[in-house]
A computed fold for a 75-nucleotide RNA from an Armatimonadota bacterium, annotated as c-di-GMP-I-GGC riboswitch aptamer. Its Rfam family is "c-di-GMP-I-GGC riboswitch aptamer". The family is grouped with related families in Rfam's "c-di-GMP_I riboswitch clan". The coordinates come from a structure-prediction model, not an experiment, and the mean pLDDT is 80.

């Protein structure tokens, strides 16, 4: 540069349950572990969802894009 298996070290952690904040989406915490080689940031495009509607918002573990990087293997 490229790859990530039956791997290893290490890391995150879906649904659910407490508990808490919101007018919802949904978040924070704690447990919990389906998954996840970027499931690490960014929210720039698309998309989904709240809101009667606008204005506003909310996810980013729906798709693409941008910055960044841990361990191994290979050359």
């Nucleotide at each position: 540069a490229c790859c990530g298996u039956c791997a290893a070290g290490g890391g995150c952690a879906a649904a659910c349950c407490c508990g808490g904040a919101g007018g919802a989406a949904u978040c924070c915490g704690g447990g919990g572990a389906c998954g996840c080689a970027a499931a690490g940031c960014c929210u720039c495009g698309g998309g989904a969802c709240c809101c009667g509607a606008u204005c506003g918002g909310u996810c980013g573990g729906c798709c693409g894009g941008g910055c960044u990087g841990c361990c191994g293997g290979u050359u």